[in-house]
Molecule: transfer RNA
Organism: uncultured Bacilli bacterium
């Protein structure tokens, strides 16, 4: 340099054919206990890498761009 993949909650990842963004773990509150952990119940946490475009509507489609990983040379 060329080709491909990935970026979504603090972490690991889902999100199907475009139609109100979710799970597990972690955190916090309560329950339980003499106390801690575990259990159980609940709460909070997101400009979906960035900037544009298409659309009534975009995590999803299109364009550019940044970073990371892999392959070829």
């Nucleotide at each position: 340099g060329c080709c491909g993949a990935a970026a979504u909650a603090g972490c690991u990842c889902a999100g199907u054919u475009g139609g109100u963004a979710g799970a597990g773990c972690a955190a916090c509150u309560g329950u339980c206990u003499c106390g801690u952990a575990a259990u159980c119940a609940g709460u909070a946490g997101g400009u979906c890498g960035u900037a544009g475009g298409u659309u009534c509507a975009a995590g999803u489609c299109c364009u550019a761009u940044u970073u990371u990983c892999g392959g070829c040379a």